[in-house]
Context: one part of a larger RNA
Molecule: small-subunit ribosomal RNA, 3' major domain
Organism: uncultured bacterium
RNA sequence: UGACGGGGACCCGCACAAGCAGCGGAGCAUGUGGUUUAAUUCGACGCAACGCGAAGAACCUUACCUGGGCUUGACAUGUUGAGGAAAGGCCUGGAAACAGGUCCCCCCGCAAGGGCCUCAUCACAGGUGGUGCAUGGCUGUCGUCAGCUCGUGUCGUGAGAUGUUGGGUUAAGUCCCGCAACGAGCGCAACCCCUGUCCUAUGUUGCCAGCGAGUAAUGUCGGGGACUCAUAGGAGACUGCCGGUGACAAACCGGAGGAAGGUAGGGAUGACGUCAAGUCAGCAUGCCCCUUAUGUCCAGGGCUACACACGUGCUACAUUGGCCGAUACAGAGGGCUGCCAAACCGCAAGGUGGAGCGAAUCUCAUAAAGUCGGUCUCGGUUCGGAUUGAGGGCUGAAACUCGCCCUCAUGAAGGUGGAGUUGCUAGUAAUCGCGAAUCAGCAACGUCGCGGUGAAUACGUUCCCGGGUCUUGUACA
Numbered sequence: 001u002g003a004c005g006g007g008g009a010c011c012c013g014c015a016c017a018a019g020c021a022g023c024g025g026a027g028c029a030u031g032u033g034g035u036u037u038a039a040u041u042c043g044a045c046g047c048a049a050c051g052c053g054a055a056g057a058a059c060c061u062u063a064c065c066u067g068g069g070c071u072u073g074a075c076a077u078g079u080u081g082a083g084g085a086a087a088g089g090c091c092u093g094g095a096a097a098c099a100g101g102u103c104c105c106c107c108c109g110c111a112a113g114g115g116c117c118u119c120a121u122c123a124c125a126g127g128u129g130g131u132g133c134a135u136g137g138c139u140g141u142c143g144u145c146a147g148c149u150c151g152u153g154u155c156g157u158g159a160g161a162u163g164u165u166g167g168g169u170u171a172a173g174u175c176c177c178g179c180a181a182c183g184a185g186c187g188c189a190a191c192c193c194c195u196g197u198c199c200u201a202u203g204u205u206g207c208c209a210g211c212g213a214g215u216a217a218u219g220u221c222g223g224g225g226a227c228u229c230a231u232a233g234g235a236g237a238c239u240g241c242c243g244g245u246g247a248c249a250a251a252c253c254g255g256a257g258g259a260a261g262g263u264a265g266g267g268a269u270g271a272c273g274u275c276a277a278g279u280c281a282g283c284a285u286g287c288c289c290c291u292u293a294u295g296u297c298c299a300g301g302g303c304u305a306c307a308c309a310c311g312u313g314c315u316a317c318a319u320u321g322g323c324c325g326a327u328a329c330a331g332a333g334g335g336c337u338g339c340c341a342a343a344c345c346g347c348a349a350g351g352u353g354g355a356g357c358g359a360a361u362c363u364c365a366u367a368a369a370g371u372c373g374g375u376c377u378c379g380g381u382u383c384g385g386a387u388u389g390a391g392g393g394c395u396g397a398a399a400c401u402c403g404c405c406c407u408c409a410u411g412a413a414g415g416u417g418g419a420g421u422u423g424c425u426a427g428u429a430a431u432c433g434c435g436a437a438u439c440a441g442c443a444a445c446g447u448c449g450c451g452g453u454g455a456a457u458a459c460g461u462u463c464c465c466g467g468g469u470c471u472u473g474u475a476c477a
Base pairs, nucleotide, nucleotide: 001477002476003474004473005472007471008470009469010468011467012466013465015461016460019424020423021422022421023420026315027314028313029312030311031310032309033308034306035305042053043052064301065300066299067298068297069296070295073124077123078122080120081119082118083117084116088103089102090101091100092099093098106115107114108113126290127289129288130287131286135284136283137279138278139277140275142273147186148185149184150183151182152181153162154161155160166177167176168175192267193266194265195264197235198234199233200232201231202230203229207224208223211222212221213220238261241255242254243253244252245251317417321376322375323374324373325372326371327370333364334363335362338357339356343352344351345350383414388409389408390407391406392405393404394403430453431452432451433450434449435448436447
């Protein structure tokens, strides 16, 4: 100087407390451990691994296993020599890869030669083989915590200190005051984006107040720019104003006006560093290793196994509910190998059909919870839907291993869950649906977004956890 303390002081955080909803019990989905297996490819392991890499494992993917093939190779560049188009079609064998046979059969140039391809040859290719404890790059984490440092000066023999400590204050090393310090840098904040109010401009595909036309009905038509909205550009919030407290400071408390008030709400943004944290399987890369194989092609299988254990979710256990009928209101996205309307067929999944739309125009597309009416009445039930049987639909060469969906039948566990444990402070939790990426299809109940409805509670900081500043002890570095 740090680190540590079941030392002290001060302070903060959904850290506790106060609340609300969960998890832990059940069934299923998914990941992991374990076990099994020819293989169940590999990585990730407290927080910070376990719906993680994977935003799509039937083949492919695929790295694994079994079997069948190839050896300058599936891919790149070049050397030397020989030859010819290559590709493709057909036949035979085969699971295919591939092997054999056969048909067809080149361009530029006068030529030399060149282009392209095959065979042979040599350099080499290739490796998801190892090492993340050799590395780059990227990422997680402490933590959006308020810290981490430097120059000069001063002090100290020196390590080092000072500044950065102190008194206040703040979300903040934020600001003020003081001070052997004076300044500065990286962080904080602001500058950037979205949402919330207003103004101006522009109105098509958007809108329709007023005027006119028309319809069974609809901005449908003429038209209009008022409004909504869209797209740009501005205004607006700064403790600016008032009162109080304070040290005449910084600031704090209350108020006015205002759409918004003291960081308005959210996002992006992550200092010096820590964990030899993670990644050689995204990529790059040193070294080591393989080279008729640890490379490469193909078929089939496996990654989907199942006594069990754990994590994360979904659905429930019902009456604030289930079922039936009627009916209202979003936002944000996607669409040409695509989204797919009307109409018709089918109980339905879906099919036929073909209008429109590269989309403020057409379409996916009925939002659901809600509201109104009816029914059920406490029963493992008209709760719950697992499991299983049968019949169908769709994608795709192909759904046996191993896809999703529909209909009928079947109707399991489950009576609100022990010790323990998680999230959340407001348009939040809870609850309700909608969309997208990946994608032929889909194991999505996942992830990332979007809106609808919309709470309760916070006395307080003694205690648990994590963190910051000062101080103290130490046989630690």